Predicted 3D model of a 155-nucleotide RNA (FMN riboswitch aptamer (RFN element)) from Verticiella sediminum.
[in-house]
RNA sequence: GUACGUCUUCAGGGCGGGGUGAAAGUCCCCACCGGCGGUGGUCCAUGCAUUGCAUGGCAAGCCCGCGAGCGCCCGCACCGGCCACGGUGCGGGGUCAGCAGAUCUGGUAGCCAAGCCAGAGCCGACGGUCAUAGUCCGGAUGAGAGAAGAUGUGC
Numbered sequence: 001g002u003a004c005g006u007c008u009u010c011a012g013g014g015c016g017g018g019g020u021g022a023a024a025g026u027c028c029c030c031a032c033c034g035g036c037g038g039u040g041g042u043c044c045a046u047g048c049a050u051u052g053c054a055u056g057g058c059a060a061g062c063c064c065g066c067g068a069g070c071g072c073c074c075g076c077a078c079c080g081g082c083c084a085c086g087g088u089g090c091g092g093g094g095u096c097a098g099c100a101g102a103u104c105u106g107g108u109a110g111c112c113a114a115g116c117c118a119g120a121g122c123c124g125a126c127g128g129u130c131a132u133a134g135u136c137c138g139g140a141u142g143a144g145a146g147a148a149g150a151u152g153u154g155c
Stems, first nucleotide, its partner, number of pairs: 001155010016030004031135002033124002035066004043057006061122002069099002071096001072093009103120005126138003
């Protein structure tokens, strides 16, 4: 350095103003927010060097994937039942991937941008609620993509 194992720590932001109304941070107008890994050039750094090349860095909500939630499947408990099954709760499953998501236009080099700059758009689990929620409350002091560190073994 690399592969595998163990442990520790960390790992999500946002309703402010106005309108309507009996009631809205839920509707309407303006506002605000953006998890994790990968990926770039015309950017930055270093080295080598002819306009370059190499290595590293920075770097996307809507490019490719991942995660949480719901659904789906399995198990258990309880309740109901016309005995087919249904409901509720808890637990398990990630090669079940269904909900499941959303971007264009112009600019920029000699050419190449979905990532840069400018402009205009768009998207956002489930349950609750005097009224429909990305922003409130709840499951959640949870889970987790992963990040950093410690340590062991093999090469």

The prediction has a mean pLDDT of 75. It matches the Rfam family "FMN riboswitch aptamer (RFN element)". Rfam links the family to the GO term FMN binding.